The prediction has a mean pLDDT of 87. This is a predicted structure of a 327-nucleotide part of an RNA (large-subunit ribosomal RNA, domain IV) from Candidatus Arcticimaribacter forsetii. Its Rfam family is "Bacterial large subunit ribosomal RNA".

Context: one part of a larger RNA
RNA sequence: UCAUGGCUAAGGAACUAGGCAAAAUGGGCCCGUAACUUCGGGAGAAGGGUCGCCAGCAGCAAUGCUGGCCGCAGUGAAAAGGUCCAGGCGACUGUUUAUCAAAAACACAGGACUCUGCAAAAUCGAAAGAUGAAGUAUAGGGUCUGACACCUGCCCGGUGCCGGAAGGUUAAGUGGAGAUGUUAGCUUCGGCGAAGCAUUCAAAUGAAGCCCCGGUAAACGGCGGCCGUAACUAUAACGGUCCUAAGGUAGCGAAAUUCCUUGUCGGGUAAGUUCCGACCUGCACGAAUGGUGCAACGAUCUGGACACUGUCUCAGCCAUGAGCUCG
Numbered sequence: 001u002c003a004u005g006g007c008u009a010a011g012g013a014a015c016u017a018g019g020c021a022a023a024a025u026g027g028g029c030c031c032g033u034a035a036c037u038u039c040g041g042g043a044g045a046a047g048g049g050u051c052g053c054c055a056g057c058a059g060c061a062a063u064g065c066u067g068g069c070c071g072c073a074g075u076g077a078a079a080a081g082g083u084c085c086a087g088g089c090g091a092c093u094g095u096u097u098a099u100c101a102a103a104a105a106c107a108c109a110g111g112a113c114u115c116u117g118c119a120a121a122a123u124c125g126a127a128a129g130a131u132g133a134a135g136u137a138u139a140g141g142g143u144c145u146g147a148c149a150c151c152u153g154c155c156c157g158g159u160g161c162c163g164g165a166a167g168g169u170u171a172a173g174u175g176g177a178g179a180u181g182u183u184a185g186c187u188u189c190g191g192c193g194a195a196g197c198a199u200u201c202a203a204a205u206g207a208a209g210c211c212c213c214g215g216u217a218a219a220c221g222g223c224g225g226c227c228g229u230a231a232c233u234a235u236a237a238c239g240g241u242c243c244u245a246a247g248g249u250a251g252c253g254a255a256a257u258u259c260c261u262u263g264u265c266g267g268g269u270a271a272g273u274u275c276c277g278a279c280c281u282g283c284a285c286g287a288a289u290g291g292u293g294c295a296a297c298g299a300u301c302u303g304g305a306c307a308c309u310g311u312c313u314c315a316g317c318c319a320u321g322a323g324c325u326c327g
Stems, first nucleotide, its partner, number of pairs: 001322008010313002014311001019308001027051005036041001038147001052069007070074001082306007089298002094106002110145007122131003148293004153223003158220002160216005167211003173205002178200005185192002224242005251285001252282001263279005
């Protein structure tokens, strides 16, 4: 010096990114116990008291009551919750990056949409076949959301999906007009040219799809701008105008979202870029890519308080082991 333990005056988080670590709490019995709440909880809330030994009495006993005794100390050693307040997120128990992440991520019960009538849809396989399922729409598959409470607004123009079939477009195929080559023959000697063979090929016909017509947003998604206006000022219930498929409703809001920003006001502190409550000027919240609440729960994250302490002011001492020196 390091590691692991033990103790420490006064102070008690002044340490630090952060009470990390340590300390403190701790068992049984009795008393007592708030907000809130889904009435189950919260709750071991919090906060107090008591516990040994001896004798007597009561009792079948466990045990209780009364009196006494000792110590600094009686759950006499060891083992054995720190607590409270407020907020974010996720309802919860659970699951996960074997070996840097345990979470707000995944799952979840519940909700919704959609496909599937059974030789089901979907999936694996080249096929046979298998799963689905020895199931049958109260079933099975896919997708999204994620307990519960209150709710879930407007837009179908784009993309997708579903339905429709009148018209347009349209493949192979069908169809064969016509053209060309060849040449029996004819010839005015320039050419013409049947049949066959061969090459090429127009019109017409021709499904789905696409165009088209409707529907559909708990499908993918989207949800405006400018100008003016009230008898102080300010603001604009109101009006005008442009554009759009429609212009963001309820609720929430400097938020896990706010750039400007340490916004402004209030609270907490002597002092608070964090925190809590408001305001709304939402750069760039918003309704199952769910919105807002919410008791309980959490090795979650954030802020505060009490208790407690060598975290610190600021170090000191001790024990054991290592290092180091000698051997």